[in-house]
Molecule: c-di-AMP riboswitch aptamer (ydaO/yuaA leader)
Organism: soil metagenome
RNA sequence: AGCCGAAUCCCUCCGGUCACGAUCGGAGGGAGCGGGGGACCCAGAUGGGCGGCGGCAGCGCCCGGGGCGAAUCGCCAGGCAUUCCGGCGUAACGCGACUCCUUCCGCGCGAGCCCGUCAGCUAACCCCGCAGGCGUUGGAGGGAG
Repeated sequence: AGCCGAAUCCCUCCGGUCACGAUCGGAGGGAGCGGGGGACCCAGAUGGGCGGCGGCAGCGCCCGGGGCGAAUCGCCAGGCAUUCCGGCGUAACGCGACUCCUUCCGCGCGAGCCCGUCAGCUAACCCCGCAGGCGUUGGAGGGAG
């Protein structure tokens, strides 16, 4: 220079710095972007796993649910280890320099956190966020702007 992400821009007031242009912090407001709750209608609901049985049913035991995010789902094996740590894959996602779509190639990632027994969709309406973390020579083809 740029990148991930919704996480940006503008205005007013107060305070600091000051090259008087501006900039930093705080409070409030607006635009924009992002997320959650929330009717009719629609959907959904009386479940799943293990034991047992030839197979069902009954019976016994065990298991709440949801949100943000790409971050799901398998397998392996060791450590006491299902939870934890590790490895190999994988759904999904990101980057490769004007932007968008697409094909190939290369690289990366495939986490974490929150609500608290409660929430399907959902018009009106209500509520919340605008952080944080990286970082410098950056592959090729086709199409459109």